[in-house]
Context: one part of a larger RNA
RNA sequence: GCCGGCGAGUUACUCAACACAGCAAGGUUAACCGAUAAGUUUCGGGAAGCCGAAGGGAAACCAAGUCUUAACAGGGCGUGUAGUUGUGUUGUGUAGACCCGAAACCAGGUGAGCUAACCAUGAGCAGGGUGAAGGUUGAAGAAAUUCAACUGGAGGCCCGAAUGGGUUGAUGUCGCAAAAUCAUCCAAUGACUUGUGGUUAGAGGUAAUAUGCCUAACGAACCUGGAGAUAGCUGGUUCUCCUCGAAACAUGUUUUGGCAUGGCCUCGUAUUUACGGUAUGGGGGGUAGAGUGCUGAAUGGACUUUAGGAAUAAAAUCCUGAUUUCCAACCAAACUCCGAAUACCCAUAUCAAUUGUACGGGAGUCAGUGGCUGGGGGCUAAGCUCCAGUCGCAAAAGGGAAACAUCCCAGACCCUCAAAUAAGGUCUCUAAAUAUAUAUUAAGUGGAAAAGGACGUGUCAUUUCUCAGACACCUAGGAGGUCGGCUCAGAAGCAGCCAUCCUUGAAAGAAAGCGUAACAGCUCACUAGCCGAGAGAUACACGGCCGAAGACGUAACGAGGCUAAAUAUAUUACCGAAUUUAGGGAUUUAUAUCGCAAGAUGUAAGUGGUAGAGGAGCGUUCCUGUGGCUUUGAAGGUGGCCCGUAAGGGUAGCUGGAGCAGCAGGAAGUGAGAAUGCCGGC
Numbered sequence: 001g002c003c004g005g006c007g008a009g010u011u012a013c014u015c016a017a018c019a020c021a022g023c024a025a026g027g028u029u030a031a032c033c034g035a036u037a038a039g040u041u042u043c044g045g046g047a048a049g050c051c052g053a054a055g056g057g058a059a060a061c062c063a064a065g066u067c068u069u070a071a072c073a074g075g076g077c078g079u080g081u082a083g084u085u086g087u088g089u090u091g092u093g094u095a096g097a098c099c100c101g102a103a104a105c106c107a108g109g110u111g112a113g114c115u116a117a118c119c120a121u122g123a124g125c126a127g128g129g130u131g132a133a134g135g136u137u138g139a140a141g142a143a144a145u146u147c148a149a150c151u152g153g154a155g156g157c158c159c160g161a162a163u164g165g166g167u168u169g170a171u172g173u174c175g176c177a178a179a180a181u182c183a184u185c186c187a188a189u190g191a192c193u194u195g196u197g198g199u200u201a202g203a204g205g206u207a208a209u210a211u212g213c214c215u216a217a218c219g220a221a222c223c224u225g226g227a228g229a230u231a232g233c234u235g236g237u238u239c240u241c242c243u244c245g246a247a248a249c250a251u252g253u254u255u256u257g258g259c260a261u262g263g264c265c266u267c268g269u270a271u272u273u274a275c276g277g278u279a280u281g282g283g284g285g286g287u288a289g290a291g292u293g294c295u296g297a298a299u300g301g302a303c304u305u306u307a308g309g310a311a312u313a314a315a316a317u318c319c320u321g322a323u324u325u326c327c328a329a330c331c332a333a334a335c336u337c338c339g340a341a342u343a344c345c346c347a348u349a350u351c352a353a354u355u356g357u358a359c360g361g362g363a364g365u366c367a368g369u370g371g372c373u374g375g376g377g378g379c380u381a382a383g384c385u386c387c388a389g390u391c392g393c394a395a396a397a398g399g400g401a402a403a404c405a406u407c408c409c410a411g412a413c414c415c416u417c418a419a420a421u422a423a424g425g426u427c428u429c430u431a432a433a434u435a436u437a438u439a440u441u442a443a444g445u446g447g448a449a450a451a452g453g454a455c456g457u458g459u460c461a462u463u464u465c466u467c468a469g470a471c472a473c474c475u476a477g478g479a480g481g482u483c484g485g486c487u488c489a490g491a492a493g494c495a496g497c498c499a500u501c502c503u504u505g506a507a508a509g510a511a512a513g514c515g516u517a518a519c520a521g522c523u524c525a526c527u528a529g530c531c532g533a534g535a536g537a538u539a540c541a542c543g544g545c546c547g548a549a550g551a552c553g554u555a556a557c558g559a560g561g562c563u564a565a566a567u568a569u570a571u572u573a574c575c576g577a578a579u580u581u582a583g584g585g586a587u588u589u590a591u592a593u594c595g596c597a598a599g600a601u602g603u604a605a606g607u608g609g610u611a612g613a614g615g616a617g618c619g620u621u622c623c624u625g626u627g628g629c630u631u632u633g634a635a636g637g638u639g640g641c642c643c644g645u646a647a648g649g650g651u652a653g654c655u656g657g658a659g660c661a662g663c664a665g666g667a668a669g670u671g672a673g674a675a676u677g678c679c680g681g682c
Stems, first nucleotide, its partner, number of pairs: 001682006011095003015091009026051003032045004055062002065077004098236002101233001105226006116200009125190001127159003130155001134151007163187003168183004202218001204214003211220001239617006249262005263365002265362007274355001276351008289338001290336002295332002299328004305322006368393010398409003413585004418581003424575003427560003433572001435571006446562001452546002458542002461538005474529004479503003484498003509524001512523003586607009618671001620668007628660002636655003640651004
């Protein structure tokens, strides 16, 4: 891992609601007693007690009333009768209370055969080296003492086996081994190593302290018990069909992944259209927009008053700031002289619905999420976050978007090798147009992107010049006063400041650019000639171009491929879904008819569904009753066929060899695929 078996809402009591049954202004016995039975029984007795039949008040107390009160006012709670006992179902509470699961806490015991420390008594340390103190002899010396040789054999001394350790590396990692092997390394007469016996125990011991060790997991051992500790947490919770069908919100919470109440779902009872849509009529509003009269913000100009400065003989005048009034343009969530659409409330009419409301039983939900619209926060960032409205997903399958919870279309009761459509499509993959008409695009744009840029291109405009010759090329001129004045080393059109005239002329700036130290030089504006027909400028759109660099492989059309099979406008046909229609069938609710009823036949509307509520069933084991089956073969096994909407049921053959099912009821150890489930087999 697979298969098989086992495996989770139980039982007792309490209260409540509902269903059914008994009795009923009453209902009911408990313990216990007697008789009977002997399998777990039945009958009789037993009103103690409980609930109900009267309430009000804190109470005294009064009573169909009573309390409040000064009140005979008003008001509160009552009065116009239905209860009670049992059984079943559902839920609450108390108990382990659907099942499994802690880490922990406490109590009593068991452990020092591992390891830590200590005590007692024993044992072990090849060999080699070094050569302390001390000693002896000799020499020197006046002596103290010093020196030399020999002797001596100290040491948490040196090298290195045994022994003890465990430094580094490799192997090993379901190993030889739940810590080893190989090589290497450290200590090796010492705070050394070691045998045996003993002591210290968990709120503790021991510890050259590492929170180490105390029998292979020690920040508090192990075993048993309290014990089914507790677990607002995770996981799991077993047959079928039918009807309806949520929530992820509000408030509170030592509360935020939990609860309670309300909201939303379901079932029952009552009411019976009270709900909703549309139309009309009547309402209040201060949002969108708009506006600037108010509040505030804010630009330009004119004016009034004025401060400072420049200027002047003084002024005029100029610059900067404040201020008054006016004009023009403009801004606001916390501005409003104004002001919608929607939404909301009321009434009337009408339409059509398993719509509304009240009371009662049962829930689940209180982590939501995406699209669109209106906003707050953020960067008018986020698949961001927080609200409001709405639609989806959640709990929704089908078709489209290549693939794709949330986008577009559309809400799946079942069957059909029938039809019409939606979104989206119709060259091939791939069902259906290589459809029609008119344009555009040349970029594979289509089939990713901005500011910005450009004699790409088509269309529609406005405007300028032009046979008195435009635009472009080419030829020629582009001059003189003058090197204008100033400044400056220089300033000659061309560093800078001021001025920017006149002349000759067809035309030519006191110069638009390059250039020089300054000149010079080259162009331009402008003019003539040549040429001979169009040439410029601007604006608004549509569709194109550049801007455009990435990491596995084209990879920014799903692919092939396409110049339409791209884009725009218009038209016709077709394809296309679980939609709609057609035919057949099932079922739910309402209703009509028939029927004592069960039900039957019509009609209408329905039948996606998680949490969840409600309804109806299938099957297993045992018990009671009943009529049956079975060696002419029970149960069980295997296996083909048949029946039922499903759980399931029936049965031939083969096997098996002794019990078994049906019907009517009752009771449960009553249904497994999941719990890192438990046990077994392979």
This is a predicted structure of a 682-nucleotide part of an RNA (large-subunit ribosomal RNA, domain II) from a Candidatus Collierbacteria bacterium. It was read from a public genome assembly. Taxonomically the source falls in Candidatus Collieribacteriota (Bacteria, Bacteria candidate phyla). Rfam family: Bacterial large subunit ribosomal RNA. Its family is annotated with structural constituent of ribosome and ribosome in the Gene Ontology. Model confidence (mean pLDDT): 85 of 100.